[in-house]
Context: one part of a larger RNA
RNA sequence: UGACGGGGGCUCACACAACCGGUGGAGGAUGUUGCUUAAUUCGAAGCAACGCGAAGAACCUUACCUAGCCUUGACAUGUAAGUGGUACGGAUCCGAAAGGUGAAGGACCCUGGCUUUGCCAGGGAGCUUAUACAGGUGUUGCAUGGCUGUCGUCAGCUCGUGUCGUGAGAUGUUGGGUUAAGUCCCGUAACGAGCGAGACCCUUAUCCUUAGUUGCCAGCGCGUUAUGGCGGGGACUCUAGGGAGACUGCCGGCGUCAAGCCGGAGGAAGGUGGGGACGACGUCAAGUCAUCAUGGCCCUUAUGGCUAGGGCUGCAAACGUCCUACAAUGGGUGGUACAAAGGGAAGCGAAGCCGCAAGGUGAAGCAAAUCCCAUAAAGCCAUCCCUAGUUCGGAUUGCAGGCUGCAAUUCGCCUGCAUGAAGUCGGAAUCGGUAGUAAUCGUGGAUCAGCAUGCCACGGUGAAUAUGUUCCUGAGCCUUGUACA
Numbered sequence: 001u002g003a004c005g006g007g008g009g010c011u012c013a014c015a016c017a018a019c020c021g022g023u024g025g026a027g028g029a030u031g032u033u034g035c036u037u038a039a040u041u042c043g044a045a046g047c048a049a050c051g052c053g054a055a056g057a058a059c060c061u062u063a064c065c066u067a068g069c070c071u072u073g074a075c076a077u078g079u080a081a082g083u084g085g086u087a088c089g090g091a092u093c094c095g096a097a098a099g100g101u102g103a104a105g106g107a108c109c110c111u112g113g114c115u116u117u118g119c120c121a122g123g124g125a126g127c128u129u130a131u132a133c134a135g136g137u138g139u140u141g142c143a144u145g146g147c148u149g150u151c152g153u154c155a156g157c158u159c160g161u162g163u164c165g166u167g168a169g170a171u172g173u174u175g176g177g178u179u180a181a182g183u184c185c186c187g188u189a190a191c192g193a194g195c196g197a198g199a200c201c202c203u204u205a206u207c208c209u210u211a212g213u214u215g216c217c218a219g220c221g222c223g224u225u226a227u228g229g230c231g232g233g234g235a236c237u238c239u240a241g242g243g244a245g246a247c248u249g250c251c252g253g254c255g256u257c258a259a260g261c262c263g264g265a266g267g268a269a270g271g272u273g274g275g276g277a278c279g280a281c282g283u284c285a286a287g288u289c290a291u292c293a294u295g296g297c298c299c300u301u302a303u304g305g306c307u308a309g310g311g312c313u314g315c316a317a318a319c320g321u322c323c324u325a326c327a328a329u330g331g332g333u334g335g336u337a338c339a340a341a342g343g344g345a346a347g348c349g350a351a352g353c354c355g356c357a358a359g360g361u362g363a364a365g366c367a368a369a370u371c372c373c374a375u376a377a378a379g380c381c382a383u384c385c386c387u388a389g390u391u392c393g394g395a396u397u398g399c400a401g402g403c404u405g406c407a408a409u410u411c412g413c414c415u416g417c418a419u420g421a422a423g424u425c426g427g428a429a430u431c432g433g434u435a436g437u438a439a440u441c442g443u444g445g446a447u448c449a450g451c452a453u454g455c456c457a458c459g460g461u462g463a464a465u466a467u468g469u470u471c472c473u474g475a476g477c478c479u480u481g482u483a484c485a
Base pairs, nucleotide, nucleotide: 001485002484003482004481005480007479008478009477010476011475012474013473015469016468019433020432021431022430023429026324027323028322029321030320031319032318033317034315035314042053043052064310065309066308067307068306069305070304073133077132078131079130080129081128082127083126088105093100094099108124109123110122111121112120113119114118135299136298138297139296140295144293145292146288147287148286149284151282156195157194158193159192160191161190162171163170164169175186176185177184201276202275203274204273206244207243208242209241210240211239212238216233217232220231221230222229247270250264251263252262253261254260326426330385331384332383333382334381335380336379342373343372344371347366348365352361353360354359392423397418398417399416400415401414402413403412439461440460441459442458443457444456445455
């Protein structure tokens, strides 16, 4: 100087407490361990691995296994030699394919010469052979770059000069207040500065202005069973450019005449307005050699390459994360209302018609504020059920179908009929959340032929509680002890 303490002081955080909803019990989905296996490819491992890499394993992917094949190789560059019936082309046969075999046919470019519809010679491209080499998702993340997680959006981490100390170092950065903040004020052997914090950036909440199509429709006119449908209009909504607005600016109190704190006014918004992006010096030899790049080592008729089939989906069991429930604040049936944000050309696909439905047919429109996906659902109204393992719950299984796709057996999704399991609110324990949040309800997107309970986004409805900091956990500053470095 640090680190540590079941030392002390101060402070903070959904850390506890208060409240709400879960997990742990059931069934299923998914990941992991284990077991099994020819293979069940590999990585990730307390928090910070386990719906993680994977934004989508039937083939492909694919790295694994089995079998069959190739050996300058699927791909790149060079050297040497050869090659006009050469490149190309591939009939036929073997085969699961890859691969092997190789019949007919059969060129191109440049230069020169000749007896010029063409022939000859040389070269090129291509091909063959040989040789350098290619190739490796083989190994080492403890050789590395890059990228990432984490403490933690915690308030810290440092430097120059000066001063103090023999020195390691200290001071500044401590102290008194204050803040979300090393934020600011005061004090001060320190005076300044940098990286962080903040601000700058995006979005959301209000208003003004400009613009008015594909958006809008108040007033005027036209038309319709009806609809901004059309003439028109720019008021309103909205869209998207430009501005305004919030700064403790104003008032009162407290405070050290300070920083600031408390209350109030005005205001759409008040003290960082809400949300996001942004992550200091460093820590964990944290993660990744399987994104990529890369040193060393290793393989080279194989640890490389191609193909078919299988596997990654296997199932006594254990764990994580979710979904659906156990019902009446509910389930069923009928009617009816209100979003936002997205996507669309090898695409989205309307109306109509067929089908109980999944879906089929159909083809209008739309590179989209115009058309389509596209009915939002919970809600509201009416009605049935009457507390039951039920009109709860939907697992499992049978049959019949639909869709995608060469192909749904291993191993996809969906529909109908039938079947109708466990489950009556979950032990010890444990997780999330402080407001448009939790809870609950649907909608869209990426990946994608098909496949979503996962992920990423969007809006609808919309709570309870916080007396407080004794305790648990983590963190910051100061101080103290130490046989630790």
Molecule: small-subunit ribosomal RNA, 3' major domain
Organism: uncultured bacterium